[in-house]
RNA sequence: GGCGGCGUAGCUCAGUGGCAGAGCAAUCGGCUCAUAAUCGAUCGGUCCUUGGUUCGAAUCCAAGCGCCGCUACCA
Numbered sequence: 001g002g003c004g005g006c007g008u009a010g011c012u013c014a015g016u017g018g019c020a021g022a023g024c025a026a027u028c029g030g031c032u033c034a035u036a037a038u039c040g041a042u043c044g045g046u047c048c049u050u051g052g053u054u055c056g057a058a059u060c061c062a063a064g065c066g067c068c069g070c071u072a073c074c075a
Stems, first nucleotide, its partner, number of pairs: 001071007010024004018055001026042005048064005
């Protein structure tokens, strides 16, 4: 260089056209003499960027950026 995969909450990930979610973490509360465990609530998002398709895009298409893997002049 070429090919493929991935990018969504602080972290790990789900969601593959129609309300953006789970677990953990954080905060507050219940329980306890207290702590842990456990239970409940709350908080937390420019869905990598730009453009396009669509009534409607995290999701489809194009380009770009970043990370990972394969490959070694060849489809």
This is a predicted structure of a 75-nucleotide RNA (transfer RNA) from a Chloroflexota bacterium. Its mean pLDDT, the model's own confidence on a scale to 100, is 82. It matches the Rfam family "tRNA". By type it is a transfer RNA. The same sequence occurs in records of 2 taxa.